[in-house]
RNA sequence: AGUUUGAUCCUGGCUCAGAUUGAACGCUGGCGGCAGGCUUAACACAUGCAAGUCGAGCGGAAACGAUGGUAGCUUGCUACCAGGCGAUUAGUGGCGGACGGGUGCGUAACGCGUGGGAAUCUACCUUGUAGUGGGGGAUAGCCCGGAGAAAUCCGGAUUAAUACCGCAUAAUCUCUACGGAGCAAAGUGGGGGAUCUUCGGACCUCACGCUAUUAGAUGAGCCCGCGUUAGAUUAGCUUGUUGGUGAGGUAAUGGCUCACCAAGGCAACGAUCUAUAGCUGGUUUGAGAGGAUGAUCAGCCACACUGGGACUGAGACACGGCCCAGACUCCUACGGGAGGCAGCAGUGGGGAAUAUUGGACAAUGGGCGCAAGCCUGAUCCAGCAAUACCGCGUGUGUGAAGAAGGCCUGAGGGUUGUAAAGCACUUUCAAUAGAGACGAAAAGCUUAGGGUUAAUAACCCUGAGUCUUGACUUAACCUAUAGAAGAAGCACCGGCUAACUCCGUGCCAGCAGCCGCGGUAAUACGGAGGGUGCAAGCGUUAAUCGGAAUUACUGGGCGUAAAGCGUACGUAGGUGGUUUAGUAAGUCAGAUGUGAAAGCCCUGGGCUCAACCUGGGAACUGCAUUUGAAACUGCUGAGCUAGAGUGUGGUAGAGGGAAGUGGAAUUCUCGGUGUAGGGGUGAAAUCCGUAGAUAUCAGGAGGAACACCGGUGGCGAAGGCAGCUUCCUGGACCGAUACUGACGCUGAGACGCGAAAGCGUGGGGAGCAAACAGGAUUAGAUACCCUGGUAGUCCACGCCGUAAACGAUGUUCACUAGGUGCUGCGGGUAUUGACCCCUGCGGUGCCGUAGCUAACGCAUUAAGUGAACCGCCUGGGGAGUACGGUCGCAAGAUUAAAACUCAAAGGAAUUGACGGGGGCCCGCACAAGCGGUGGAGUAUGUGGUUUAAUUCGACGCAACGCGAAGAACCUUACCUGGGUUUGACAUCUUGGGAAUCUUCUUGAAAGGGAAGAGUGCCUUCGGGAGCCCUUGCACAGGUGUUGCAUGGCUGUCGUCAGCUCGUGUCGUGAGACGUUGGGUUAAGUCCCCUAACGAGCGAAACCCUUGUUUUUAGUUGCCAUCGGGUUGUGCCGGGCACUCUAGAAAGACUGCCGUCGUCAAGACGGAGGAAGGUGGGGACGACGUCAAGUCAUCAUGGCCCUUAUGCCCCGGGCUGCACACGUGCUACAAUGGUCGGUACAAACGGAAGCGAAGCCGAGAGGUGGAGCGAAUCCUAAAAAGCCGAUCUCAGUUCGGAUUGGAGGCUGAAAUUCGCCUCCAUGAAGUUGGAAUCGCUAGUAAUCGCGGAUCAGCAUUGCCGCGGUGAAUAUGUUCCCGAGCCUUGUACACACCGCCCGUCAAGCCACCCAAGCAGGAUGCACCCGAAAACAUUAUAUCUAACCAGGUUUACUUGGAGGAAAGUGUUGAAGGAGUGUUUUGUGAGGAGGACUAAGUCGUAACAAGGAAGUC
Repeated sequence: AGUUUGAUCCUGGCUCAGAUUGAACGCUGGCGGCAGGCUUAACACAUGCAAGUCGAGCGGAAACGAUGGUAGCUUGCUACCAGGCGAUUAGUGGCGGACGGGUGCGUAACGCGUGGGAAUCUACCUUGUAGUGGGGGAUAGCCCGGAGAAAUCCGGAUUAAUACCGCAUAAUCUCUACGGAGCAAAGUGGGGGAUCUUCGGACCUCACGCUAUUAGAUGAGCCCGCGUUAGAUUAGCUUGUUGGUGAGGUAAUGGCUCACCAAGGCAACGAUCUAUAGCUGGUUUGAGAGGAUGAUCAGCCACACUGGGACUGAGACACGGCCCAGACUCCUACGGGAGGCAGCAGUGGGGAAUAUUGGACAAUGGGCGCAAGCCUGAUCCAGCAAUACCGCGUGUGUGAAGAAGGCCUGAGGGUUGUAAAGCACUUUCAAUAGAGACGAAAAGCUUAGGGUUAAUAACCCUGAGUCUUGACUUAACCUAUAGAAGAAGCACCGGCUAACUCCGUGCCAGCAGCCGCGGUAAUACGGAGGGUGCAAGCGUUAAUCGGAAUUACUGGGCGUAAAGCGUACGUAGGUGGUUUAGUAAGUCAGAUGUGAAAGCCCUGGGCUCAACCUGGGAACUGCAUUUGAAACUGCUGAGCUAGAGUGUGGUAGAGGGAAGUGGAAUUCUCGGUGUAGGGGUGAAAUCCGUAGAUAUCAGGAGGAACACCGGUGGCGAAGGCAGCUUCCUGGACCGAUACUGACGCUGAGACGCGAAAGCGUGGGGAGCAAACAGGAUUAGAUACCCUGGUAGUCCACGCCGUAAACGAUGUUCACUAGGUGCUGCGGGUAUUGACCCCUGCGGUGCCGUAGCUAACGCAUUAAGUGAACCGCCUGGGGAGUACGGUCGCAAGAUUAAAACUCAAAGGAAUUGACGGGGGCCCGCACAAGCGGUGGAGUAUGUGGUUUAAUUCGACGCAACGCGAAGAACCUUACCUGGGUUUGACAUCUUGGGAAUCUUCUUGAAAGGGAAGAGUGCCUUCGGGAGCCCUUGCACAGGUGUUGCAUGGCUGUCGUCAGCUCGUGUCGUGAGACGUUGGGUUAAGUCCCCUAACGAGCGAAACCCUUGUUUUUAGUUGCCAUCGGGUUGUGCCGGGCACUCUAGAAAGACUGCCGUCGUCAAGACGGAGGAAGGUGGGGACGACGUCAAGUCAUCAUGGCCCUUAUGCCCCGGGCUGCACACGUGCUACAAUGGUCGGUACAAACGGAAGCGAAGCCGAGAGGUGGAGCGAAUCCUAAAAAGCCGAUCUCAGUUCGGAUUGGAGGCUGAAAUUCGCCUCCAUGAAGUUGGAAUCGCUAGUAAUCGCGGAUCAGCAUUGCCGCGGUGAAUAUGUUCCCGAGCCUUGUACACACCGCCCGUCAAGCCACCCAAGCAGGAUGCACCCGAAAACAUUAUAUCUAACCAGGUUUACUUGGAGGAAAGUGUUGAAGGAGUGUUUUGUGAGGAGGACUAAGUCGUAACAAGGAAGUC
């Protein structure tokens, strides 16, 4: 930063951006430097190498070389001889193989880190002292013999030493009884003057050695303080265990071992057990504190096939040594043997994954050696791989015709892009050629000086000269040559997160770190163009830290988000008032030691820079020692009284326990009175009652609970406690003082109390009442309601130990404005007294400031500000579940996970919407009325069905006499059949022709064929315009699809009164206020109040029409007055008064009066007025809702068809008919029908028109043609009405459907399928079930007239016009709809919402489970290798030393040794019994998840039974 929401704030998890890596994988890949490279199987290993060296310790002589000699003889080769020389196999001896190198199995430990300590050893090295005399016996090798396949072994003879053993000597050594006693050695080499000589030497000297010892250095062993992972679902462990005495043992302390004695030792500050793990310097991350980690480098430890063991040695219980056991591999003659890469390479295997069977000892270092030197897979180098880090390059400048190509496009252009090409330049790196350092200093040799010495030898040290020594190296660096020449990819582009377009795809394919994209216009998939980022790399995956204050020490929380134990008491622990003295553990300061090096940091230096290397410094926050300080904490001593407690005097109280007792009521029972019902419910029924109920009176029984008082009153730690009386008893408060003297607070464990329900035993049982039964309700009703009813509720005793045990708020203490109640006890003033007033302490409520809080809210009873202690939390679900433990009689309680799964779950508040929530108000919404629909017939539309087709659309209100203001053809979109393909229509192009007209033929027509007539207009004479035919390419065309891609138009809520904005204020914010409230209105209309003040869109008004008047103007209108004329008529002259026409004005505004009202708005009544409170009607429709309707009015994006989904034509269909619905018409009759007579409109239309009079027809109609493009003429008759006559209640003189016949009109055409007339026919229908519609006044109802469409077709549709002309409204309880305020909400796609559980299906992990199979381990036992220790009478073997004998070579004895036997300990193995852990397991249980399964509807609104524990 993203992500919970419509939006907000908070809580809270998940995810991302950063850094890092011994990495791996994908794509790509030029060079160099520098570093690192089996994290897995401590799995198994072929092959080679990795530890030798010394001939100046020794005896020797197998190979080699040189030299000499001999022989052969090809004159440089072979053979032999010579240990005399170099050198040296094997052996003996010395030193070294305990270092170096590898690995991390084991180990939770004095293993490691850090700091100390005493009871030790230490080869080689340094230093000091003293020595190095004199003897002896063996043995390997070699030789001989033997066994064996081999490894190897045995016997005999002989031999050397710096090998081995005595003797002498012996202290600054060791032991000691303090007298003393004991202990060693080895020589070798160089040189040499004198002397001696057996000629080897002795002797002297030097060097290297050797022996004893001192001190040191180095290394090692041992002990101690502190630190060092997780689990308590591991709570007790331990018998050499803990200590002592003595002894043994060790280099040394020590139960290290043994004997005896004692009974200890460890543990909640976590023993024991289990799991995991080498530790550290460091590395990585982080601001730090921390976290994670322990590759490379360095220190320590452990290990060396597994287990055990010792030997040798200064040092080992020994990686390339030994013995034994085991597993495995190999050899074998089957008898027996050999081996150990966790050294360097390498192989197999495992794995995502990790290199060469390389070179050299040149350097550094190690071993041996006097040295030369040898050995050295340590090391130095090279090789492999972009594994990491660092550096360099892949060109530079110029270059607009902004090239071509690509991509996009609004078609103009834009972009790729100065990019390329072109021109000019450069040459790093790579390539080729040449040249070429540092790393090398020593050693050796010669020589000078010094030391040593008898010495000018020798040896050692220092200097000079000389001579060589390089694996790397075909290197670094430098020079030259040529030429831009050889050198760029990867990821990403919806947000986070820098970077956008086109095409393809169509919930498919796919993407995805989180949110999420994809269902035909995808910046999210795939490709392309473009862009962004990094770059020889780039991405992905894995892992760690960070962000994460998300375990909070720094640095979090717990009223409602997760979180205060139900509550007290109290142990350990933590913490603690005041004064003073001491102390110095904590604390503070100084000093000293240590804190290895490397690393990090700072600062110099060296590689051209950097990485890298290197010098110096700082740091290492730690530990220890020491010297001081004494405020604070601790400790010790002595005090104090303010905390705490005790005594004393009062007070209030449902505080607790026990016993007794009281009245009312319910029920039952007995008796009386009394009669037919009672009871119960929304309504009923089950039930009780004539065997006498209910009701009522009186008596009795029994159990339980205690009305009024009674109260946000009291008491108690909490749970909880209520009639009254008595007894016993706990606590609190108040007042005044006296005493004790910090005795306090909190409190892990422990231990008490602890509602209801439940359990056990025994009682009791009136009422109520789980379970259960019945009756209702219901689709069902295992419920809600009713009638009954058992446990239980009550008592006693014992368990249980949990509750929404709540103030959802742990306990204690202190401080921080107030106001106002209640309660307990005081004080003051005053009063006779009770009050009133002021005030102190304790408790309990409300309001409220600061402050706090996410907000709500809390606020001296804190959720404020601080202190002390305890408990608890760390996303939701799984789950308070499983397993294990503890408790319980059981029910169950307590403690308490994980796998898996989701990206949320949640708190508070906001705006809406909704509620079978509330309040106010309105509407033909209901009610009051009038008339209908629903029943009949018919018209019309729709559904359904049928069909070749019955074209398409519209579907609750808001589709259904709707699009359609008019389907016989046309329309027409549908179907059958026949044709056509640049097309019926538009633009362009080629060629031709005027256009046009007539006739014939074929065909159903479209169309095809043929013949003829006709030659126009303009002209600058080139041609042009229009029309027709023809050709061609672009294209036309589509009532094909998507109204969920759209424009436009329309419907609807609704002519409902609402919808918003600016500024301001309030709120962290979404938002609120304004717009709420009090009135009022048709109205958010207006007034008042007011943190609001104003404004806009709506309402109203403005517009049209109608109602009154005035004025102007009078023709086609009118005719009062005057005149003329007629059978009659404004017919004529004339007039414009009236009516009327149509322009302009006036008028109405609650303006006036009264009452009411807030001095308001306004309401009511009245006057005047044609009209009165919007006068009536219309047009006008706010923000928005319904993805509402329409791609078939039109327009239009995308998609689709293109000899067809286009176009033309004939015929058919849209009218088909078991049926259902909507909307109408006509009726059912007497307020009527029929017949005759007679009166009065408005509005509209008329030229392919309206059509008069007259005539014909029974009529439709025909004929006729006057008049009229209309205030003139025509349609035109208005009808109901009125006046008469008739019918007399019936399927009729009602009603007119249906059908037959005969005609008329329109039109090419009337069959499917038009309208009209006449005659005849005369169906259903006698007022319509449930239900439902319209209407409040010139309205309903009723009556006719006109118009559009139109050839014709409408008495029934639609739109208009006038005539006649009502009834009712008390009102707002209810139904429907709307508005405002408020309330609840788990809804926001907004109740057509959300959502729960069983069942069914799939999949996943876990639990239980008869068991089964492994691992680890305890205890007791069997067997017992090697080895160590102990022991062994006789018996076996035995060089050195001692003693003796005999004698020169033997023998005897002793000491000692070897071997063997026995015993103890003892690994592996065996078998038994436990514990623990892992895997697997028929079947079983619950859980999580999975667009559209089943059943119900439990929760969210009063969720329809308030919800919940």